Predicted 3D model of a 74-nucleotide RNA (transfer RNA) from a Clostridia bacterium.
[in-house]
């Protein structure tokens, strides 16, 4: 320098193909249960999707640029 992959709650990931209200598990908070803890049960908080721009009635999703990490090639 060229090409590919990944980026979404605190963590690990799904959702993108086929645009239409952002989800799961773990973790966290509160309550129940317990002498107390763990486990279990119930409820709840927490992200508007790496950044910018564009297309569209509508974008995590499509297009362009860009950043970080990573792989391959030179």
């Nucleotide at each position: 320098c060229g090409g590919g992959g990944u980026g979404u709650g605190g963590c690990u990931c799904a959702g993108c193909u086929u645009g239409g209200u952002a989800g799961a598990g773990c973790g966290c908070u509160u309550g129940g249960u317990u002498c107390g803890g763990g486990a279990c049960c119930a409820a709840g908080a927490g992200g508007c999707c790496g950044g910018a721009g564009g297309u569209u009635c509508a974008a995590a999703u499509c297009c362009u640029c860009u950043c970080a990490c990573u792989c391959c090639g030179a």

Taxonomically the source falls in Clostridia (Bacteria, Bacillati, Bacillota). Rfam family: tRNA. Rfam's curators write: Transfer RNA (tRNA) molecules are approximately 80 nucleotides in length.